[in-house]
This is a predicted structure of a 72-nucleotide RNA (transfer RNA) from Marsupiomonas sp. NIES 1824.

């Protein structure tokens, strides 16, 4: 110096271009003399950044940035 892969909730992942989800984890409730565990319910989001297509972009193109991989 090239290449390639990955960024989305506090973790760890999902999501045909059409309303952004689940699991654990906080929180509150139930149940237990208490905790812990078990049910249950609530909330939590600038989808790494700018940009460009497109009626519509996490998702297709572009430039950066992080981090990991090969190769010189």
């Nucleotide at each position: 110096g090239g290449g390639c892969u990955a960024c989305u909730a506090a973790c760890u992942c999902a999501a045909c271009g059409g309303u952004a989800g689940a699991g654990u984890a906080c929180u509150c409730g139930a149940c237990u003399u208490u905790u812990a565990a078990u049910c249950g319910a609530u909330a939590a989001g600038u989808u790494c950044u700018g940009g460009g297509u497109u009626c519509g972009a996490a998702u297709c193109c572009c430039a950066g940035g992080u981090a990991g991989c090969c190769c010189a």
The organism belongs to Marsupiomonas, within Eukaryota. The sequence is in RNAcentral, with records from ENA. Its Rfam family is "tRNA". From the family's description: Transfer RNA (tRNA) molecules are approximately 80 nucleotides in length.